[in-house]
Molecule: transfer RNA
Organism: Alphaproteobacteria bacterium
RNA sequence: GCCUGGUUAGCUCAAUUGGUAGAGCAACUGAUUUGUAAUCAGUAGGUUGCGAGUUCGAGUCCCGCACCAGGCACCA
Numbered sequence: 001g002c003c004u005g006g007u008u009a010g011c012u013c014a015a016u017u018g019g020u021a022g023a024g025c026a027a028c029u030g031a032u033u034u035g036u037a038a039u040c041a042g043u044a045g046g047u048u049g050c051g052a053g054u055u056c057g058a059g060u061c062c063c064g065c066a067c068c069a070g071g072c073a074c075c076a
Stems, first nucleotide, its partner, number of pairs: 001072007010025004019056001027043005049065003053061001
């Protein structure tokens, strides 16, 4: 330098053919308990890596860039 895959909540990951972004764990609150843990119920938490484009509408499609993983090439 080229190719492929990936980047979404604090963490691990979903999201149909483009149609209003969710789960588990963690956190917080409450119930239960003498208390803790466990269990149950609830709450909060997001510029979907960054920028631009197409579209009535983009996590999803197009383009550029950054980063991560793997492969190929080069190495005078």